[in-house]
Context: one part of a larger RNA
RNA sequence: UUACGGAAAAGGAACUCGGCAAAAUGACCCCGUAACUUCGGGAUAAGGGGUGCCAGUAGUAGCUGACCUAACCAAGGGAAGGCGAGGCUGGCCGCAGAGAAUCGUCUCAAGCGACUGUUUAGCAAAAACACAGGAGCGUGCUAAGGCGUUGUCCAAGCCUACGUAUACGCUCUGACUCCUGCCCGGUGCCGGAAGGUUAAGGCAAGUCGUCAGCCGCAAGGCGAAGCGAUGCACCGAAGCCCCGGUAAACGGCGGCCGUAACGAUAACGGUCCUAAGGUAGCGAAAUUCCUUGUCGGGUAAGUUCCGACCUGCACGAAUGGAGUAACGACUUGAGAGCUGUCUCUUCCGUAAGCUCG
Numbered sequence: 001u002u003a004c005g006g007a008a009a010a011g012g013a014a015c016u017c018g019g020c021a022a023a024a025u026g027a028c029c030c031c032g033u034a035a036c037u038u039c040g041g042g043a044u045a046a047g048g049g050g051u052g053c054c055a056g057u058a059g060u061a062g063c064u065g066a067c068c069u070a071a072c073c074a075a076g077g078g079a080a081g082g083c084g085a086g087g088c089u090g091g092c093c094g095c096a097g098a099g100a101a102u103c104g105u106c107u108c109a110a111g112c113g114a115c116u117g118u119u120u121a122g123c124a125a126a127a128a129c130a131c132a133g134g135a136g137c138g139u140g141c142u143a144a145g146g147c148g149u150u151g152u153c154c155a156a157g158c159c160u161a162c163g164u165a166u167a168c169g170c171u172c173u174g175a176c177u178c179c180u181g182c183c184c185g186g187u188g189c190c191g192g193a194a195g196g197u198u199a200a201g202g203c204a205a206g207u208c209g210u211c212a213g214c215c216g217c218a219a220g221g222c223g224a225a226g227c228g229a230u231g232c233a234c235c236g237a238a239g240c241c242c243c244g245g246u247a248a249a250c251g252g253c254g255g256c257c258g259u260a261a262c263g264a265u266a267a268c269g270g271u272c273c274u275a276a277g278g279u280a281g282c283g284a285a286a287u288u289c290c291u292u293g294u295c296g297g298g299u300a301a302g303u304u305c306c307g308a309c310c311u312g313c314a315c316g317a318a319u320g321g322a323g324u325a326a327c328g329a330c331u332u333g334a335g336a337g338c339u340g341u342c343u344c345u346u347c348c349g350u351a352a353g354c355u356c357g
Base pairs, nucleotide, nucleotide: 001352002351003350004349005348006347007346008345010343011342014341019338027051028050029049030048031047036041038175052092053091054090055089056088057087062083063082064081067078068077069076093097105336106335107334108333109332110331111330112328113327117129118128133173134172135171136170137169138168139167145159146158147157176323177322178321179320181253182252183251186250187249188246189245190244191243192242195241196240197239201235202234206230207229208228209227210226213222214221215220254272255271256270257269258268281315282312293309294308295307296306297305
C1' cells in the first nucleotide's frame, strides 16, 4: 500500500448523479392495524408488549392405563400404576434471557406495465416479449394455411386433425372499468360488369420476292398457279381505366378577418380551401422548442418532484384514449429509523507486498 473482516467520541446523508456501500430490521406468542379496493385484498400494514432460571399452585388440569365389573359383541362404570402441563403468584442472576447461528427495514406520492411468467448463454431483465380478454380477415373439408418435390410442367405424401366455423389459420390490440368520434379523395382489399384499352391467337384485304410463260434486236419489261415474306381492318381474356363498398384496412383529421356598456376575451358573423377538418378524455406529459412557462405545495434555500392552469413548437381514441385495487431485483420525488457515505479520520485482526535471514 492492497484485499477481506472488526471497532469508533460528537454529529447523522452534511457524502454522492443517486443513501452506491454499510448499518439497521429480523424468530415465536399477545395486543393493535389506515387510505383505497375488483370485497379477495391492502396486512407480518403501521405501531406496541412479552421471552432465561428456581419455587409454589401441583404430581393439580389433562392424557394413558394392567386389571375388575359387565357382557355374544359393542358401549358403559370403577381402578393400582405411568406420563405430565399452560396460566398465575413469588423469588434469583447477568451489560445483555429469540443471550450463538439462521432470520422482513418501514412509510408517503407519482410514472410505466394489469398480474405469475419470458428475454439479449458472454456489458441491457426493462416501460421490451408473452399473457387471459377484445376485434378484424380468411377457411364448407381433398378447408384455408404450411411442409415436401421437379429431368418430367407437374408429384406421392405429411402437418393442420383421427379436428369441422363454440373449429383452424393470419393480423392488430392487450386484465378490469368507462369508452372507442369524423373522413373512402389517395393507397390497399372486396364486389360489379355496360363501355374504353388490349396479348397470344384467329381471320385475312393489300403489298413484296421467286417463277412457267409472254413482249422486245438487245438491255430489259410484264408476269398465272404454287411456294415464301410482310400484313390493314375485324374478332379476341384477365388486368388497367370505369362504377360501388370497406378505416379494431395503410392512413388523414385546416386557414384568414371581424364582433359584447374593459384598451381583455369571443358564445356570434364573414370568407377561402378540404375526402373530412381532432369529438370524449387527457395535457409543460416517457410527448412542451421557447422553459428553470405561471400559480400553489413540500425545503431556511427545490432546473428534479407533486397539484393546478392550457399559450398541445409537435396528445388523442384497439400504431387504442382516460382511469384503476393488487403485483414489480423497473423509473422518479419525499420522509422515519439507521449508520465511517460524509465532517475527518483513527485503531485492531488475517492474507499478500517491501527489507533482512
Large-subunit ribosomal RNA, domain IV from a metagenome, 357 nucleotides, folded computationally. Model confidence (mean pLDDT): 86 of 100.